This record gives sequence, structure tokens and C1' cells, in this order.
RNA sequence: CAAGAAACCCGGGCGGCCGCUCCCCGAUCCGUCGGGGGGAGGAAAGUCCGAGCUCCUCCGGGCAGGGUGCUGGGUAACGCCCAGGCGGGGCAACCCGACAGAAAGUGCCACAGAAACACACCGCCAGCGGCCCCGACGAAGUCGGGGUGCGGGCAAGGGUGAAAUCGUGAGGUAAGAGCUCACGGCUCCUCUGGCGACAGAGGAGCGGGUAAACCUCACCCGGAGCAAGGCCAAAUAGAGGGACGCAAGGCGCCCGGCCUGUCCCUGGGUCGGCUGCUUGAGCCCGGUGGCAACGCCGGGCCCAGAAGGAUGGCCGCCGCCCCGACUCGUCGGGGUACAGAACUCGGCUUAUAGGGUUUCUUGGCCC
Repeated sequence: CAAGAAACCCGGGCGGCCGCUCCCCGAUCCGUCGGGGGGAGGAAAGUCCGAGCUCCUCCGGGCAGGGUGCUGGGUAACGCCCAGGCGGGGCAACCCGACAGAAAGUGCCACAGAAACACACCGCCAGCGGCCCCGACGAAGUCGGGGUGCGGGCAAGGGUGAAAUCGUGAGGUAAGAGCUCACGGCUCCUCUGGCGACAGAGGAGCGGGUAAACCUCACCCGGAGCAAGGCCAAAUAGAGGGACGCAAGGCGCCCGGCCUGUCCCUGGGUCGGCUGCUUGAGCCCGGUGGCAACGCCGGGCCCAGAAGGAUGGCCGCCGCCCCGACUCGUCGGGGUACAGAACUCGGCUUAUAGGGUUUCUUGGCCC
């Protein structure tokens, strides 16, 4: 200098004029006025998870249903975060993983192919038996040689396929095969190291895959949600019908305890006001423990609370980016991302013009 990887920060500023909203103080002719302070986000988005809070009687046991799925930590909790392990991608820094179990059972592996829990299509083999031919000896017979895939032997080679009797190589064989050996893969056992997932060494064995198929195992889980809920005011039709009294109702189902005048249907009225409503598992700084996530201690700060829904409009000057011109100092033009709180937090996911900081990897050059 170039290419990349990871993390963090900003994402507009200043001034003037006018306007809105919340809180506090003061005044008030109750209409409002004056002063002071505050006023959208890193995602406020998606509503995917987890909670705080509120209500639904509740408690115990079981079933169903749902969620997560390597190990160890963090956290209020989580499906999140951190650190590791294994597998995959990358030269690397790093990134990704729906990552328990196929030896509990049931399914599925289309088509092709001989064959997908195992049936040989093309082929290979003269060692064994049979058949045929030749030679030798001395008739039977024996010995030697040749041919023939009939019986037999093979699954190594070719073909098919995502996958086919663990893979590659060598030896051996009539031709072959873990038949033997070497290296490698998987499973199990033992030893060593580690909290552990696992790693290393040795031994034995070896026809698959698939569980975001059913299933098994481990751990976890009530439901609904601020339009929850509470209070006040007002109004109508406590109107009509039905069921039940050792019955019914109260949780998705069952059992047990407990509670009660209940339950179901049709129809009608009120769609007003106040509250919940913002001090939070909050933020910042320093110290300390820890590889880290994060925890502890001390100090400081208060940072929106609306209700058809405020947080804005106009002007000027800058900042940043792009293009053009050019007298190396400027000028002109254009642009300035994704995007608006509605009970509040911890996460994840998605969108994002541009600018900056730090660390690391690879390559080149110079000293």
C1' cells in the first nucleotide's frame, strides 16, 4: 500500500422567528398568562421467544399437548449470551451448525439396477467331478498333455444408482474374498488426561442411510393480556325462555381436596370521564473478581408520557457524500439512509446513504 475478518461509535450541528405537549412554581377577570425544566430509536419495526405487572378460586397427582436438544458457565428467565468440544467452509484471521438416540420398536430409500435386511445382467475360473481328443506303456488300467463353463467355484472387474457385503494398496488364489498384512473409517471395551462434551494409546469386531419420519430419552412449560385491570358518572328491558338441587358450575381431560344458587340461550342499554402511565431486573463513572458473558462495592444522574394521539414549520449558515470546472485556492449543481414511543424491560430477526476508531489475517514493497 492492497485485499479481507471481528468489535464499537456517530448518523446531523448552530442561530433567528413562530408553534405544540408534560411536569414544577407564581398569578388569575377561571378565559388563561408569566417563569423554569424535559420532550422518539439503534432498530421505536416484526410480534418470534422470555419475563415484570393485572385478572381468571386454589392445591395435589396423572394424562394429553407444546418447547428445547453437544459440554460447562452467565442471567429474573429464555429458544438468548459467553467459553469450549466435535463436524463443515475458508490459505488464514474468522464464520456456520434443526449438534441426544438407528444395538427398544415401527416405517421409508422412487426410478434405474441381478440385488436396497439382499434373488448375478455382462462377465472371471480348468484347482475338483463329468464329457471329448492326442501320446506313452503291455489288455484292464496308469501317467502326461490339450479342449469344453455340463456339474461346480466367484462377487474381485464392468454396468445401475445418492448409497450396494467398510475404503485404498500389496500378498495369496484355479479365479476370488478381511483369507493375510499395512494405512485409513465406524462401533464396542480397557488405560491415560480433562468438571465435562471429548482427545490420545491399545485390543476386538465390521453389509448401509434416514428421527425439521412416527418413536424413545433428558430437561422445561396453567390461560389471557394495558383493548389486562380498578374507580366514578349515566342509561336501559334485572326483559324473555330453558336445565338442575347428594344435580350443575369452578382448569384442555381424569381423579382427589375445597368453594357456591348456579349454569345455558335470545334480546336491550352504556361505546363518557379519571386511573393504570412511567424510578426501571434503569443509565453513567471508578474500583475489584472472572479468559469472557457477567457479578460485587463505591459515587453520580432522572433521561417522553400523548389520547384521533405532542416532540414541529420556515429562513440562514455550516458538517458529510457525489458530479463538473479550475488559477492547488475555491466555485457551481445535486443529495443527506432505515425510519416515529402508546404498560415496561432482556433478547433474537429484518431494514439502513454515509463517516470514524481499535485489533487481527493474507499478499506486495522499503528499511